[in-house]
Context: one part of a larger RNA
């Protein structure tokens, strides 16, 4: 991994509630006991339970009692329904729907492995180094003891080097290994705190440890084995057949509370009271102080005026005074502002009340589920007007909702799937190809723009507004640009062109006592002004649309879902049409509920008519099947049972049913009962391949 098989809300006791059935102001028996062939059948058996009366801590009292000295107050009454069995739902106490801890505790069994200790044996090539002491008295020192050197010998040592033997540095290899720790090289010790045989001692909060929390039999911050024992888990996982109706919640409160529970809210099932209380919607009436808006009020806050005080500066006999000021500035004017905790105003909305019209609301009691939410709009706090952030708020959708559209995408747009159609008509949204549908008519846009900001743009289209203009603009090209003059001060010089002051005159078509380069200073070049050539418009504002530039990232084009698209398949404004969806509609069935009819004993059934079926947690109905018992001394089977295999029919589904093989002996309709009653999933348990 695949097939089979097993595998989870169950039992008793109590309590409570719904249905059904006996009796009924009464209801019922357990124990035991008798009859029967036997029994779980029948009969006895009235101890005892509930109920018919409260009330009080309680005696008592009693339709009353408690309390008081009394009223009064507090419960209870006049209103009568219990009860005994069976089934369903539930709670509680048991393991309580199943399976899972790491752990606690007691009893016990280990030291053949490894720690340390004992008792007793045993085992270490070979080389090397040459310590202490000894002999010798030939050397030297010293008086002497002695020392100190030679010779000749001696053989120490947790001494060296390096097998056996121990151990195990480093690197490869191997990691379903030769091995649950190895193998090869290459490494440390090797007469020593050594290595080892064999016997033996210490045991679990206990040992033993040259100390690593190590070792104590592949096991150790407390060994294993059996029990307590189904420890306990508010945590994970896992719960077996159909079909049909309604259908949530992720919020308040509380909590040694936050992954849970509890009471409210939201849900479904029954039952009861009532059509008014509830829900929309239209009219009609209130109160508000929100958005906005505004400066009347408080608070901040800008510019000027004006004008007390302050601080500077002068006169000063230094005190006082007066006089001024590129300072500051309170109050007031005069323009112009903010504001959640400012308000002379002040909406829309939500909210109350009433009134019509439509329409089911509300208590009661079973029995739940939920109390991790997520996005997307509305006003908001928090953050950085960051976050697919976090917290209120309002309305949606997902959740629990498929289909359509957005390439592909829970929370967006569109629209809520009861079934069946190879009918139809539409919603978004689309109509070049992929891919079902498109055509015209004016514009724009050259960037493949067609996905983005501040900010630029002599890119272009429209739009305003102005001025000039064939008596020739705008631009360009040719030519001219002059005389009193070097105006007069100034200066070493100053001549248009350092700098001061003034800025005329004349000739002309025109030419500034020069706007600028330039020169020591002059000279030289433009500019303005003029002519002349050409010839048709130029020029200045203002708004708008589209486009450019801004635009640099990381696996791969990557921000039309590709190819591809330019009088368009792009933008825009206008028309006319098609496609598209479980939507609506056409047709046929079918369900729920409601109303009316008809049959019927009840319960029900059946036609019509409307009406209603998206669904997770989760209430609520109705059915299928499996295995036992009654039915059944009864029906079926060797003329072939169950079971297996196919092959058909049938039903809305769990499923029934028929025919064929194969099998070789027993199966069972119909009504009932009763459960060890349904498996694709718990890294499920057992087999088997």
């Nucleotide at each position: 991994a695949c097939c089979a098989g097993c595998g989870a809300g169950u039992u008793u006791u109590u309590a409570u509630u719904u249905u059904u059935g006996g009796c009924a102001a009464g209801c019922u028996u357990a124990a035991g006991c008798u009859u029967u062939a036997a029994a779980u059948a029948a009969g006895u058996g009235u101890a005892g339970g509930c109920g018919u009366a409260g009330u009080u801590a309680a005696a008592u009292c009693g339709a009353a009692u408690g309390u008081u000295a009394a009223u009064g107050c507090a419960u209870u009454u006049u209103u009568u329904a219990g009860u005994c069995a069976a089934a369903g739902g539930u709670a509680a106490a048991a393991g309580a729907c199943c399976c899972g801890a790491a752990a606690c505790u007691a009893a016990g069994u280990g030291a053949u492995c490894u720690a340390a200790u004992c008792a007793u044996g045993a085992g270490c090539a070979g080389g090397u180094u040459g310590a202490a002491g000894a002999a010798u008295u030939u050397u030297c020192a010293g008086u002497a003891a002695u020392g100190a050197g030679a010779u000749u010998u001696g053989g120490a040592g947790g001494a060296c080097c390096g097998a056996a033997c121990c151990c195990g540095u480093g690197u490869a290899u191997g990691u379903u290994g030769c091995a649950a720790a190895a193998u090869a090289c290459u490494g440390g010790g090797a007469u020593g705190a050594c290595u080892u045989g064999u016997g033996a001692u210490u045991a679990g909060g206990g040992g033993u440890g040259a100390a690593a929390g190590g070792c104590c039999a592949a096991u150790c911050a407390a060994a294993c084995u059996u029990a307590g024992a189904u420890a306990u888990a508010g945590c994970u996982g896992g719960u077996u057949u159909u079909c049909c109706g309604c259908g949530a919640a992720a919020u308040c409160u509380a909590u040694u509370u936050a992954a849970g529970u509890a009471g409210a809210g939201c849900g479904u099932u029954u039952u009861u009271a009532u059509u008014u209380u509830g829900a929309u919607u239209u009219a009609a009436u209130g109160g508000g102080g929100u958005a906005g808006a505004g400066c009347a009020c408080u608070c901040a806050a800008u510019a000027a005026g004006c004008u007390a005080g302050g601080g500077g500066g002068g006169c000063c006999u230094a005190c006082a005074g007066c006089c001024u000021u590129a300072c500051c500035a309170a109050a007031c004017u005069u323009a112009a502002u903010g504001a959640a905790a400012c308000u002379c105003c002040g909406a829309a909305u939500a909210c109350g009340u009433u009134a019509a019209a439509u329409u089911g609301u509300a208590a009661a009691a079973g029995c739940a589920g939920a109390c991790a939410g997520a996005c997307a709009u509305u006003g908001g706090a928090u953050g950085c007007u960051a976050a697919g952030g976090u917290c209120c708020u309002u309305u949606g959708u997902c959740g629990a909702g498929a289909g359509g559209g957005a390439a592909a995408c829970a929370g967006c747009c569109c629209a809520g799937a009861u079934u069946u159609a190879c009918c139809g008509a539409u919603a978004a949204g689309g109509u070049c190809u992929u891919u079902a549908a498109u055509g015209a008519a004016g514009c724009u846009u050259a960037a493949g723009u067609g996905a983005a900001a501040a900010a630029g743009g002599u890119g272009u289209c429209a739009u305003u507004c102005u001025a000039c203009u064939c008596a020739a603009a705008c631009a360009a090209u040719c030519a001219a640009u002059a005389a009193g003059u070097a105006g007069g001060c100034u200066u070493g010089g100053a001549a248009g062109c350092a700098g001061c002051c003034a800025u005329c005159u004349u000739u002309g078509a025109a030419a500034g006592a020069a706007a600028g380069c330039g020169u020591a200073a002059c000279a030289g070049c433009u500019c303005g002004u003029u002519g002349a050539u050409c010839u048709a418009g130029u020029u200045u504002u203002u708004u708008g649309g589209c486009c450019c530039u801004g635009a640099a990232g990381a696996u791969u084009u990557a921000u039309a879902g590709a190819g591809a698209c330019u009088a368009a398949a792009a933008g825009u404004u206008u028309c006319a049409a098609c496609c598209g969806a479980a939507u609506c509609g056409u047709a046929a069935a079918a369900u729920u509920c409601u109303a009316a009819a008809u049959a019927u004993u009840u319960u029900u059934a059946u036609u019509u008519a409307g009406u209603c079926u998206g669904g997770u947690a989760g209430c609520g109905g109705a059915a299928c099947g499996u295995u036992c018992u009654g039915u059944a001394u009864u029906u079926u089977g060797u003329u072939g049972a169950a079971g297996c295999a196919u092959u058909g029919u049938u039903g809305u589904c769990a499923g029934a049913u028929a025919g064929u093989g194969u099998g070789a002996a027993g199966a069972a309709a119909u009504c009932a009962g009763a459960a060890g009653u349904g498996a694709c999933u718990a890294u499920g348990c057992u087999g088997g391949u």

Predicted 3D model of a 689-nucleotide part of an RNA (large-subunit ribosomal RNA, domain II) from a seawater metagenome. It matches the Rfam family "Bacterial large subunit ribosomal RNA". The coordinates come from a structure-prediction model, not an experiment, and the mean pLDDT is 83.